[in-house]
Order: sequence, then C1' cells, then structure tokens
RNA sequence: ACUGGGAAAUGGGAAGAGACCGGAGAAACCGGCACCGAAGGGGCAAGUCCGUAAAAAUGCGGCGGAUGAAUCUCUCAGGUAAAUGGACCCACUCCCUUAA
Repeated sequence: ACUGGGAAAUGGGAAGAGACCGGAGAAACCGGCACCGAAGGGGCAAGUCCGUAAAAAUGCGGCGGAUGAAUCUCUCAGGUAAAUGGACCCACUCCCUUAA
C1' cells in the first nucleotide's frame, strides 16, 4: 500500500397496508375487527458431513441426525394520512481486515 471483504457516521433516494370502530380527544393508553412486509426476529431447499440395519466389505439406495440462503416464507415484533421509522441503493468520511 493497488485490490477485495466487513463495521460505523453524515447527506440523498426508498415501497406496502384502515387519518378504521369504541372508551375519551390527533398521538400515547385500554379493548375490537381488518390489512402490510423492507427495522429486528423465527422457519426451510439443494448440497455437504456424520451415523445406521441387512449375506463380508466397499459403493449406491433407504432411514436418522447435523449444517445449510434470500427481497422466499411466518407475521412474534414493527407498521397501515403527514412526520418519525424503513430493507436496499448511491455519494462521502473514517475504522478493522486482506495484500505485491
């Protein structure tokens, strides 16, 4: 220290779904019905690995277990006017790591 990877700050972009009903008045609180998926969280396919019974071993197959992704799925949480938030993308700053 090119490059690659990871984290954070700042700025910008960023969807969906009832300004629902009632208490008691927009939010917050309590109760109710209906919805959304892109904070967070849960689940899993192929593959890989391990084990296992049968005539001896190996192999293949069967059975069981482990591991195993998402923008898929669940809808716990969160959300359903605006604001706030928001996965992800871009710019920029900075830290860690890789590295001739």